[in-house]
Molecule: SAM riboswitch aptamer (S box leader)
RNA sequence: ACCUUAUCCAGAGAAGGUGGAGGGACUGGCCCGAUGAUACCCGGCAACCGACACGACGCUUUUCAGACGUUCGAGACGACUGAUGCAUAGGCGACGUGCACGGUGCUAAUUCCUGCAGAAACAAAAGUAGUCUGGAAGAUAAGGG
Numbered sequence: 001a002c003c004u005u006a007u008c009c010a011g012a013g014a015a016g017g018u019g020g021a022g023g024g025a026c027u028g029g030c031c032c033g034a035u036g037a038u039a040c041c042c043g044g045c046a047a048c049c050g051a052c053a054c055g056a057c058g059c060u061u062u063u064c065a066g067a068c069g070u071u072c073g074a075g076a077c078g079a080c081u082g083a084u085g086c087a088u089a090g091g092c093g094a095c096g097u098g099c100a101c102g103g104u105g106c107u108a109a110u111u112c113c114u115g116c117a118g119a120a121a122c123a124a125a126a127g128u129a130g131u132c133u134g135g136a137a138g139a140u141a142a143g144g145g
Base pairs, nucleotide, nucleotide: 002144003143004142005141006140007139008138013042016041017040018039022032023031024030026115028113029112043107044106045105048103049102050101052098053097054096055095057093058092059091060090061089063083064082065081066080068078069077070076111137116134117133118132119131121128122127
């Protein structure tokens, strides 16, 4: 590269700094931008993953010694014997809530709308200004590769 799963109508600078012409993935639209966009830094938002805390739930449970067996041989493994410990505790798992420490992400407009298919509606029909549903494409995270 690619594959899988989840999410994408909430939120985040009306006047922070640098910089100076393009930008909103692509198509067609429609927009943003010298009253300074995109980008970078700062600030902010969120809570996907990890860590941590708390809660209820489920499962689970100590240590030592001895001889025996497995074995090339064992301190490893297996079962046995004896002693010892005991839970309002410890460990593990998934869940919920919190937090914002670490890894990302995001910070005009619903992913800005749209593209493909279907439905209702309207129309005599051709058909479609608008509506709804699903999909494609894209973005982000986590996992795989």